[in-house]
RNA sequence: UUCUUAUCCAGAGAGGUGGAGGGACUGGCCCUUUGAAACCUCGGCAGCGGGUUCUCCUUAUGAGAAUACUGUGCCAAUUCCUGCAAGCUUAAAAGCUUGGUAGAUAAGAA
Numbered sequence: 001u002u003c004u005u006a007u008c009c010a011g012a013g014a015g016g017u018g019g020a021g022g023g024a025c026u027g028g029c030c031c032u033u034u035g036a037a038a039c040c041u042c043g044g045c046a047g048c049g050g051g052u053u054c055u056c057c058u059u060a061u062g063a064g065a066a067u068a069c070u071g072u073g074c075c076a077a078u079u080c081c082u083g084c085a086a087g088c089u090u091a092a093a094a095g096c097u098u099g100g101u102a103g104a105u106a107a108g109a110a
Base pairs, nucleotide, nucleotide: 001110002109003108004107005106006105007104008103013042014041015040016039017038021031022030023029025083027081028080043075044074045073047072048071049070050069051067052066053065054064055063056062079102084099085098086097087096088095089094
């Protein structure tokens, strides 16, 4: 980097350095000099894998639950909304639902 599978309306921020951007992309709409990105320190959240403990089952390294010990991840707004398709409501504007695409994270594979 690509592929497969699962999840994405829950949750969780202070300080320092820094000095203008950031929210992936599109169109919106937001955040930001009352200090963006990035980096550092400390803190926190709890999803996946591992570990540990408990329960069930009773032999298969099975299922369920708990735990923040560990590998990662994350800590404005539902993945902020949206994009493609179908449907519903509506005089219209607009709103809603479902599926998909894209993206993110984890685990596995190439």
Record summary
A computed fold for a 110-nucleotide RNA from Tepidibacillus decaturensis, annotated as SAM riboswitch aptamer (S box leader). Its mean pLDDT, the model's own confidence on a scale to 100, is 82. RNAcentral holds the sequence, with entries from Rfam and Ribocentre. The source organism's lineage runs through Bacteria, Bacillota, Bacilli, Caryophanales and Tepidibacillus.